[in-house]
Molecule: c-di-GMP-I riboswitch aptamer
Organism: Desulfocucumis palustris
């Protein structure tokens, strides 16, 4: 440098769920604490695809509502890609 990941070692992260005197947000979701399903990048990037939400906007309507469409919002623990990295084996 490259490839690979165990029955190793030192560590790391944290699903679901619970809490939040008024945490943030319209929501999806995020943040903090607890928790520990699992994860060799379950650390980072929203670049491509997928999925979620629909404030705003647009349309419809039986109309102070309801329905539908739509991302500029979200998801990196959906997939791919990009750059970076611990330890061991080849």
């Nucleotide at each position: 440098a490259u490839u690979u990941g165990a029955c190793a070692a030192a560590g790391g992260c944290a699903a679901a769920c619970c809490c939040g005197u008024u945490g943030c947000g319209a929501a999806a979701g995020c943040c903090g604490g607890g928790g520990u399903c699992g994860c060799a990048a379950a650390g980072c990037c929203g670049u491509g695809g997928g999925u979620c939400u629909a404030a705003g906007c647009u349309g419809a309507u039986a109309c102070u509502g309801u329905c539908a469409g739509u991302a500029u919002g979200a998801u990196u623990g959906c997939c791919a890609g990009g750059a970076u990295g611990c330890c061991g084996g080849g």